[in-house]
């Protein structure tokens, strides 16, 4: 010198991921709930059963039917924008633990946390399905064109040599891989 292999540190991929705080906006929804009249008769309410418990109701509840008024939570979207934190950023499915939904069990919805190195390289569009009020986001599957990375194989330039040839650079077209990858560099071992 150059190969591998163990940490170990920086950065790439872009309409990249991910949170936040204000303001508008849409949906929620002419729904819930209030008032009024009429029908009508004993149950009704607290996430669904099953037990409780508490409240409401013959001063007519709950339901229906009209008229008149009429909201919020939870979620979400903007803008190529602001500010942080980043490149398994994150997301999701299993498992375990915990909290919330009046009380116990199951059960379901929602948050946290932890594990295992599960499966996704990214972002877009499409059908299905799931959650939700939702045509909105979010998910899972499938298919689809596109985009980085690395490997392989062909070609074309261009730099070394320079008669061929052979190395290395860049591009392009194709076919594959997955992030536990890929670029660079730094330590230690190991080798040739």
């Nucleotide at each position: 010198a150059g190969g591998u292999g163990a940490g170990g540190u920086a950065g790439a991929g872009g309409a990249g991921c991910g949170g936040a705080g204000a303001a508008u906006c849409a949906a929620g929804a002419g729904u819930a709930g209030u008032a009024u009249a009429c029908u009508g008769u004993a149950g009704g309410u607290u996430u669904u059963a099953a037990g409780g418990a508490a409240c409401c109701g013959u001063u007519g509840a709950u339901a229906g039917u009209a008229u008149a008024u009429g909201a919020a939570a939870g979620g979400g979207a903007u803008a190529a924008a602001u500010c942080c934190g980043c490149c398994g950023a994150a997301g999701c499915g299993u498992g375990c633990a915990a909290a919330u939904a009046c009380c116990u069990u199951a059960a379901u919805a929602u948050u946290u946390g932890c594990a295992a190195a599960g499966c996704u390289g990214g972002g877009c569009c499409u059908a299905u399905g799931c959650u939700u009020a939702a045509g909105a986001a979010g998910u899972a599957u499938a298919g689809g064109a596109c985009u980085g990375u690395c490997a392989c194989a062909a070609g074309u330039a261009g730099c070394u040599a320079c008669c061929c040839u052979a190395a290395u650079u860049a591009c392009u077209u194709g076919u594959g891989a997955a992030g536990a990858g890929c670029u660079a560099u730094c330590u230690c071992g190991c080798u040739u």
Annotation: Lysine riboswitch aptamer from Thermoanaerobacterium sp. RBIITD, 192 nucleotides, folded computationally. Of the family's consensus pairs, 96% are formed in the model. RNAcentral holds the sequence, with entries from Rfam. It matches the Rfam family "Lysine riboswitch aptamer". Gene Ontology term of the family: lysine biosynthetic process.